The RNA shown here (c-di-GMP-I-GGC riboswitch aptamer) has 88 nucleotides and comes from a Gemmatimonadota bacterium.
The model forms 100% of the base pairs in the Rfam consensus.
The sequence was found by an Rfam model in a public genome assembly.
It matches the Rfam family "c-di-GMP-I-GGC riboswitch aptamer". Gene Ontology term of the family: cyclic-di-GMP binding.
């Protein structure tokens, strides 16, 4: 350095939920733990989600389509930093 133990110190926190923000996806704070050896950070590439504004079509109680400059790092990859030290 690779690697990842029925090791040790710890760490994070899914679903759900209360409040707040947002058009939404989703985010923040608190509770809560499904799990995670990077479930630490970064939207760089891909992927997925939403569709406000905008554009187009339609035309009657308000629809449909396109669309990211929005979002997801606990989707994959990539980059950066990082605890410990069994076996190999």
């Nucleotide at each position: 350095a690779c690697c990842g133990a029925u090791a040790a110190u710890g760490g994070c926190a899914a679903a759900c939920u209360a409040g707040c923000c947002g058009a939404a996806a989703g985010g923040c704070u608190g509770g809560g733990a499904c799990g995670c050896a990077a479930a630490g950070c970064a939207a760089u590439g891909g992927a997925u989600c939403u569709a406000a504004a905008g554009c187009u079509c339609a035309a009657a109680u308000g629809g449909a389509g396109c669309c990211a400059u929005g979002a997801u790092c606990g989707c994959c990859a990539u980059g950066c930093c990082g605890c410990c030290g069994a076996a190999g």